This is a predicted structure of a 116-nucleotide RNA (FMN riboswitch aptamer (RFN element)) from Heliophilum fasciatum. NCBI's taxonomy places the organism under Bacteria, Bacillota, Clostridia, Heliobacteriaceae, Heliophilum. The prediction has a mean pLDDT of 84.
RNA sequence: CGUUUCCUUCGGGGUUGGGUGCAAUUCCCUACCGGCGGUAAAGCCCGCGAGCCCGUCAGGGCAGAUCCGGUGAGAAUCCGGAGCCGACAGUACAGUCUGGAUGAGAGAAGGAAAGC
Numbered sequence: 001c002g003u004u005u006c007c008u009u010c011g012g013g014g015u016u017g018g019g020u021g022c023a024a025u026u027c028c029c030u031a032c033c034g035g036c037g038g039u040a041a042a043g044c045c046c047g048c049g050a051g052c053c054c055g056u057c058a059g060g061g062c063a064g065a066u067c068c069g070g071u072g073a074g075a076a077u078c079c080g081g082a083g084c085c086g087a088c089a090g091u092a093c094a095g096u097c098u099g100g101a102u103g104a105g106a107g108a109a110g111g112a113a114a115g116c
Base pairs, nucleotide, nucleotide: 001115003114004113005112006111007110008109009108010107017029018028019027031096032095033086034085035048036047037046038045043084044083051062052061053060054059066082067081068080069079070078088099089098090097
C1' cells in the first nucleotide's frame, strides 16, 4: 500500500388519537416510519439486498413511488412548498399487528497472516 486469504463483531424503523361495525392496530379521518453503496447529504436518481419465479449450482428474470421554486461551481439529495410509494401468509381488505425471522443479506468496522 489497503492486493490476497482467514477470523470476529455489527448490520430495519413505524398505528398516536378518534369514527363505523357483531367483529377492523386491516375500512374512513388523523398520525408515525424509511436497509445498503454511489453522488452536494436521497424511501421516490442509478444500482444492490430482503420478497416471488426458474435453475444442480453459478446465476437469470420479475418486482414501488417526485415534482416546483431558491441558494450554489455542482443538489430530482440541502432549504421552502406540495405530492406519492411500501413483499408474502393470516385475519373485516395491513408499510406499522401476528408469522417465516434470535432467520437471511446488501454492506460496515476491527484483527491476524501473507504479498508488493